Model confidence (mean pLDDT): 83 of 100. Small-subunit ribosomal RNA, 5' domain from an uncultured Clostridia bacterium, 520 nucleotides, folded computationally.
Context: one part of a larger RNA
């Protein structure tokens, strides 16, 4: 010099685009961040139509017992909507945070899989046939402070559970025919055995589904070569360890696991071990080479109080799921019980520091549904901060009696200085008043009466901050007298300091300027 998620001390008008707990992966009160579908499925309230016609009951007669009766509109029934706890279904593995752990096939980066798995989505074939038995729900009857349960008993379905169909599907066998990459791999054909499935909406045509399969596309899995920070004041490490047989388990291959046999295996070309770290894409410097950093955007990998686990699932060993343990806080009727902001916000502490408990789903995208729609603190936006970049402004021409006044002086001046007054011009932004979008292909606009146009008004409301001995642009005067006190280095101060404090003058950068801290 340049760079920074800065932070500090002094200043501060506007505007666009970003950014904004680098500390305690401390602890967290409120709120809100995952729901939808009633076109799977029985109910349960609600309302509304149609049937229906109780209870009362004006008023009439009355032989005082009644006896008709206009109104009333309940109970039932059916059939519409609308709302939904519960079952079922698809999402809740995305999206969104952190960065703790991890020196690792974890990332990067190029290959392999003839060892794998993929819901949804697409293409191509094939097929929905007949049956069953339950559990919520909801009714009783209990238990408990609550959480949350027990027992009985009815129900429905696209929930669940046989049976028939059965192949280009699995498995086993067996002929053949091509190919390779050691185990094989494709392809044609035979026998045998096994496995399926639901319905819903419409008058209807039909549309959504469901079973089975082969293909694809997408997302994952798994091997492998290379490369990836320091220390040897860390040299030996290592028992399922290293290899093999054979079972077991996974989608798959594999000491991934067990059981036996073997004694192997890594290691100065640093094994182990200790420390330190998320990795890149990139970002900052540099003429490169290279150092150094890994905020915001992007793609990946870990983790969600701490530790273990494993159900469900096309996928999780699942942030806002279950389970046990552990430590915390909280309720508790003391028997018990409930919770996890390293999502948005927001509070406590920690810090030199880092925002609002805002507003909409209109626009991108997700989930869910036939749709309409619903949910979306993802996401758009708005609000705080000069924190960073850029862009405008604080005026612009005249204008010499070179005013006043400050400062200075060899007292003649000199400087401040065209600087001011003054005249003349002009309105960016700021204000005041009118219009008023684009983002949205019919409809919907949070942002918004916002950007931006127009018109009014007056130089009006808008400048500071370090420095001035050399390095380093820019000097005097007065104070102070090795004293206050400067200071990146040199090094000023002890009576004439251009170095310290003040002033007048400069110099420079500018809504900034310095300092600090870090990197180059």
């Nucleotide at each position: 010099g340049g760079a920074u998620g800065a932070a500090c001390g002094c200043u501060g008008g506007c505007g666009g685009c970003g950014u904004g707990c680098u500390u305690a992966a401390c602890a967290c009160a409120u709120g809100c961040a995952a729901g939808u579908c009633g076109a799977a499925c029985g109910g349960a309230g609600c309302u509304c139509a149609u049937a229906g016609g109780a209870a009362c009951a004006a008023g009439a007669c009355u032989u005082c017992g009644g006896u008709c009766a206009a109104g009333g509109g309940a109970a039932u029934a059916u059939g519409a909507g609308c709302u939904u706890a519960g079952u079922g279904g698809c999402g809740g593995a995305c999206g969104g945070g952190u960065g703790a752990g991890u020196a690792a096939c974890g990332c990067g980066u190029g290959a392999g899989c003839a060892a794998c798995c993929u819901g949804c989505c697409u293409u191509c074939g094939a097929g929905u046939g007949g049956g069953g038995g339950a559990c919520a729900a909801c009714a009783g009857u209990u238990g408990g402070a609550a959480a949350c349960g027990a027992c009985u008993g009815c129900u429905a379905a696209u929930a669940c559970c046989g049976c028939a169909u059965a192949a280009c599907a699995u498995a086993u066998u067996u002929g053949g025919a091509c190919g390779g990459c050691a185990u094989c791999g494709u392809c044609c054909g035979g026998a045998u055995a096994u496995c399926a499935a639901a319905g819903g909406a419409g008058c209807g045509a039909u549309c959504c589904g469901c079973u089975u399969g082969a293909a694809g596309a997408u997302g994952g899995g798994c091997u492998c070569g290379c490369g990836u920070c320091u220390g040897a004041u860390u040299a030996g490490g290592u028992a399922g360890u290293u290899g093999g047989u054979g079972a077991g388990g996974u989608a798959a291959c594999g000491g991934c696991c067990c059981a036996c046999c073997a004694a192997g295996c890594c290691u100065g070309c640093g094994a182990u071990c200790a420390g330190u770290a998320g990795c890149c894409g990139g970002g900052u410097u540099g003429a490169g080479a290279g150092a150094u950093c890994g905020a915001u955007c992007g793609g990946c990998c870990a983790c969600a109080u701490u530790g273990g686990g494993a159900c469900u699932g096309a996928g999780a060993u699942a942030c806002g799921g279950c389970c046990c343990a552990g430590a915390c806080u909280c309720c508790u009727a003391c028997g018990g019980g409930a919770g996890g902001c390293a999502g948005c916000a927001g509070u406590g502490g920690g810090g030199a520091a880092u925002a609002u408990u805002g507003g909409g789903c209109a626009a991108u995208g997700g989930g869910c549904g036939a749709a309409a729609g619903c949910c979306u603190g993802a996401c758009c936006c708005a609000g705080c901060a000069a924190c960073g970049c850029c862009g405008c402004g604080u005026g612009a021409g005249g204008g010499a009696a070179g005013a006043a006044g400050g400062c200075u002086u060899u007292c003649g001046g000199g400087u401040u200085g065209u600087a001011a007054a003054c005249c003349u011009c002009u309105u960016u932004g700021a204000c005041a008043g009118g219009g008023g979008a684009a983002g949205a292909u019919a409809a919907u606009g949070a942002c918004g009466g916002u950007a931006c146009c127009c018109u009014g008004a007056a130089a009006a409301c808008a400048a500071g901050c370090u420095c001035c001995g050399g390095c380093u642009a820019a000097c005097u005067a007065c104070g102070u007298g090795c004293c206050a006190g400067c200071a990146g280095c040199c090094g000023c101060g002890g009576u004439g300091a251009u170095a310290c404090g003040u002033a007048g003058g400069g110099a420079g950068c500018a809504a900034g300027c310095g300092u600090u801290a870090u990197c180059c």

Record summary
It matches the Rfam family "Bacterial small subunit ribosomal RNA". Rfam links the family to the GO terms ribosome and structural constituent of ribosome.